[in-house]
RNA sequence: GGACUCGACACGGGGUGCCGCUUGGCGGCUGAGAGAUAGACCCGUUGAACCUGAUCUCGAUAAUCCGAGCGAAGGGAUGCCGGUCCGGCGUCAA
Numbered sequence: 001g002g003a004c005u006c007g008a009c010a011c012g013g014g015g016u017g018c019c020g021c022u023u024g025g026c027g028g029c030u031g032a033g034a035g036a037u038a039g040a041c042c043c044g045u046u047g048a049a050c051c052u053g054a055u056c057u058c059g060a061u062a063a064u065c066c067g068a069g070c071g072a073a074g075g076g077a078u079g080c081c082g083g084u085c086c087g088g089c090g091u092c093a094a
Base pairs, nucleotide, nucleotide: 001086002085003084004083006082007081009079010078011044012043013042014041017029018028019027020026021025050075051074052073056069057068058067059066
């Protein structure tokens, strides 16, 4: 110097829908997560976490942001230290 995009720390970003009931809770569906003491979960530019388009389109479902499309479209939250491997230069010693 390069590769891996691996780890730690700090900081930051984000979502919380659908259905039923005897409804201040309990149960069912999808999901990493379906609002709490959140100290959970996911994601941070190598960024599909999440938002917008969108009261969108197609399909499925008891129903839904359930699946696919839209779509690498437009936005979107980062610093620092280290690890492994490869290479270069210099210096010292034998």